[in-house]
Context: one part of a larger RNA
RNA sequence: AGUGAACGCUGGCGGCAGGCCUAACACAUGCAAGUCGAACGGCAGCGGGUCCUUCGGGAUGCCGGCGAGUGGCGGACGGGUGAGGAAUACAUGGGAAUCUACCUUGUCGUGGGGGAUAACGUAGGGAAACUUACGCUAAUACCGCAUACGACCUUCGGGUGAAAGCGGCGGACCGCAAGGCGUCGCGCGAUUGGAUGAGCCCAUGUCGGAUUAGCUAGUUGGCGGGGUAAAGGCCCACCAAGGCGACGAUCCGUAGCUGGUCUGAGAGGAUGAUCAGCCACACUGGAACUGAGACACGGUCCAGACUCCUACGGGAGGCAGCAGUGGGGAAUAUUGGACAAUGGGCGCAAGCCUGAUCCAGCCAUGCCGCGUGGGUGAAGAAGGCCUUCGGGUUGUAAAGCCCUUUUGUCCGGAAAGAAAAGCUUCGGGUUAAUACCCCGGAGUUCUGACGGUACCGGAAGAAUAAGCACCGGCUAACUUCGUGCCAGCAGCCGCGGUAAUACGAAGGGUGCAAGCGUUACUC
Numbered sequence: 001a002g003u004g005a006a007c008g009c010u011g012g013c014g015g016c017a018g019g020c021c022u023a024a025c026a027c028a029u030g031c032a033a034g035u036c037g038a039a040c041g042g043c044a045g046c047g048g049g050u051c052c053u054u055c056g057g058g059a060u061g062c063c064g065g066c067g068a069g070u071g072g073c074g075g076a077c078g079g080g081u082g083a084g085g086a087a088u089a090c091a092u093g094g095g096a097a098u099c100u101a102c103c104u105u106g107u108c109g110u111g112g113g114g115g116a117u118a119a120c121g122u123a124g125g126g127a128a129a130c131u132u133a134c135g136c137u138a139a140u141a142c143c144g145c146a147u148a149c150g151a152c153c154u155u156c157g158g159g160u161g162a163a164a165g166c167g168g169c170g171g172a173c174c175g176c177a178a179g180g181c182g183u184c185g186c187g188c189g190a191u192u193g194g195a196u197g198a199g200c201c202c203a204u205g206u207c208g209g210a211u212u213a214g215c216u217a218g219u220u221g222g223c224g225g226g227g228u229a230a231a232g233g234c235c236c237a238c239c240a241a242g243g244c245g246a247c248g249a250u251c252c253g254u255a256g257c258u259g260g261u262c263u264g265a266g267a268g269g270a271u272g273a274u275c276a277g278c279c280a281c282a283c284u285g286g287a288a289c290u291g292a293g294a295c296a297c298g299g300u301c302c303a304g305a306c307u308c309c310u311a312c313g314g315g316a317g318g319c320a321g322c323a324g325u326g327g328g329g330a331a332u333a334u335u336g337g338a339c340a341a342u343g344g345g346c347g348c349a350a351g352c353c354u355g356a357u358c359c360a361g362c363c364a365u366g367c368c369g370c371g372u373g374g375g376u377g378a379a380g381a382a383g384g385c386c387u388u389c390g391g392g393u394u395g396u397a398a399a400g401c402c403c404u405u406u407u408g409u410c411c412g413g414a415a416a417g418a419a420a421a422g423c424u425u426c427g428g429g430u431u432a433a434u435a436c437c438c439c440g441g442a443g444u445u446c447u448g449a450c451g452g453u454a455c456c457g458g459a460a461g462a463a464u465a466a467g468c469a470c471c472g473g474c475u476a477a478c479u480u481c482g483u484g485c486c487a488g489c490a491g492c493c494g495c496g497g498u499a500a501u502a503c504g505a506a507g508g509g510u511g512c513a514a515g516c517g518u519u520a521c522u523c
Stems, first nucleotide, its partner, number of pairs: 001522003005519005012370006018363002020328001025326003029323003034073003039070002042066002046064003049060004080281003089206007098198002103194002106191005111145001113143002120135006151160003165186006173180002207253003214244003219241004224236003256278004260271004283304005306317004334360001336359003342356001343354004373403004383394004409459005417450001422444008467512005472493003478507005488495002
C1' cells in the first nucleotide's frame, strides 16, 4: 500500500460498485424453454353466430380461437460451478486432411404416385407411473417412380442419388362449385462461393519434490485395411525393434488457464473474486440415440448411493439456474417487480416465452461526494482538572446576539430512458393490374417495471446527525489519583516490588473520522 474480508465499539445521507473464499454437503416450495393453426387431422374448454327448445337446455367447427395429439424449429444458446485435469487444458504463433442449421452470393429444379400412424372410437390391464388389443383418419410425417444444371463414384465405357407445400390478391379464360390459372410472399430439393461457428495437427511457454532414476508391447516405426466430417496405432492383421530420459522421463503432491488484479522506482514477487475469452463438469460411474451441432445441467438407457410414494406387485427424483431451507463456518443478501429497454427462441405478423437482462429490497463490504452549522461573543461566567494557592487550563469553547437551511420532514410540480413495429397517405419497384407484397418519405396513434423516481419550486426550523484509537522510545500527543512484581499491559525494546508520563480511572492532548481500531493474508 492492498483485500470478495471477519471481529469489537460507533453510526446521518447520497452516487457507483461488490456480496458462500467453508460442504462439487443435502434439498421442502415456486419459477428458470418454449413457440408455430400461414405444415396437419381435428375440437376438450372459453366467447360469438345459426338451428331446435318441454325455456331447464340441447345441436352445429360455421367464426374468433385452441387443450391434448402428429409435424417443424428451438431445448448444443443463454445461466451456474471449479470437482477433475500438469496436458487430449490454456496463452502465443503457425498448419492441412475437414464439417457448418439459421444468414448471405450465384445456378438449376419444385413432375407424378403409394402405404401407414398418433389423435379419436371400442374393449381391457394397473393403487399409481403408465400400458395392451382391435378399428378409423391427415400432413411440410414416411416411401417408391420420373427428371439431374451442377454434385458424387468410375475400369473413363458408364453408373448413383432429390424435392412439399402454405398464405395474400386478382382482370380475361376454364369450371356447377371447390378451384384451376396468373401474380406476389414465405417455404422445399440439388449445387457453387462467402460469413459465422466448430473439429484436428505442430512449435514455444506454463507449480513443487531426485528422501521419485530409469519408463514403455499398441509401446516406436512401416505395409495393407477398417473407422471418422477429417490427418493419424484412432482401431485391426502382418513385419521390423524401436521410442522417452539428469536440457529431469516415470512416479508422488498441488492447481482450472489467460486478459488481468495487488504490490514495487523497476526487475520481480504474490494472485486469478467481480468483468471478458477458453476449458472442464452437471447426484456418482458408464453408454449411446436424435441431430447441422451433444455423447446433452432442467433428454434417454444401465449400474450405484441417497430421498420420497406404494394397494408391496412396482414406481418417482437430481438447485454447481433465480429466490429460499437445513448443515458447515469467523463470514456473505429477497421464497421481490417487469418484459418498458437491450438481447435470445419460435412465428408472415400481431404476439407468446425469457429468474438472460433491466430494476427494486438487504448489508458502512469498498471507493467517491456531502452533512452534523456560519459569524460575533472576555465578565476570560459556572462546573471540572491541576496548583508553588498567586494562579493556570478546559476556552471563543459555552451562554447571549445576528444569520443560513445542504441533509432530513412536509406541500406542490415533474422528466429522459420510446424508437420501432402498427395504421393512413405519397413516390418507386414488382405485376396483366390502380390487388397483394417490398423499399423510401410524410403524418398519426399506442407502449415505462423502475416510479410520482431523478430533478425543480415552496414552508417551518440550529432544528434530525460523532465517534474510535492512541499519548515510555520507535511515533504526533502529560499530568493527578488508585494499585503496589498484585491487578494488569505488550508489535519490538520492555513496564508494575509505595512518588508508574508504560497497569486502571479522571482531566488535558494527538491522530483519523461515519468511521476508527484489532485479527488474518499478500507485496

Model confidence (mean pLDDT): 86 of 100. This is a predicted structure of a 523-nucleotide part of an RNA (small-subunit ribosomal RNA, 5' domain) from an uncultured bacterium. The full RNA is in RNAcentral, with records from ENA.